[in-house]
RNA sequence: GACCGACAAAGGCAAAACCAGCGAAAGCUGGCGACGCAAAGCUAUGGGUCUACAGUUGCUAUGGCAACCACGACCGCCAGGCCGCCGAA
Numbered sequence: 001g002a003c004c005g006a007c008a009a010a011g012g013c014a015a016a017a018c019c020a021g022c023g024a025a026a027g028c029u030g031g032c033g034a035c036g037c038a039a040a041g042c043u044a045u046g047g048g049u050c051u052a053c054a055g056u057u058g059c060u061a062u063g064g065c066a067a068c069c070a071c072g073a074c075c076g077c078c079a080g081g082c083c084g085c086c087g088a089a
Base pairs, nucleotide, nucleotide: 004087005086012037013036018031019030020029021028022027035076041082042081043080045079046078047077048074049073050072055068056067057066058065059064
């Protein structure tokens, strides 16, 4: 230094639920709260998943309904990329 990861030390993040706000929704932000996490730090590049306002098409009793669709979202789904704390075996 690389891999690696301990009932180590220092510190860190915070699932669900609930409350408030934003959003058409998925979801996001803050509070509260800890299920978990050694990258649960960053990044939508590939795959995957979620949503479908608008749009398109179809139907319609003209109120609306259905299908498709990412330009929306998730990195706490898996890879890839970037960066990083500690140091037992």

The RNA shown here (c-di-GMP-I riboswitch aptamer) has 89 nucleotides and comes from an Anaerolineae bacterium.
It matches the Rfam family "c-di-GMP-I riboswitch aptamer". Rfam links the family to the GO term cyclic-di-GMP binding. About the family: GEMM was predicted in a large-scale screen for bacterial structured RNA regulatory elements.
NCBI's taxonomy places the organism under Bacteria, Bacillati, Chloroflexota, Anaerolineae.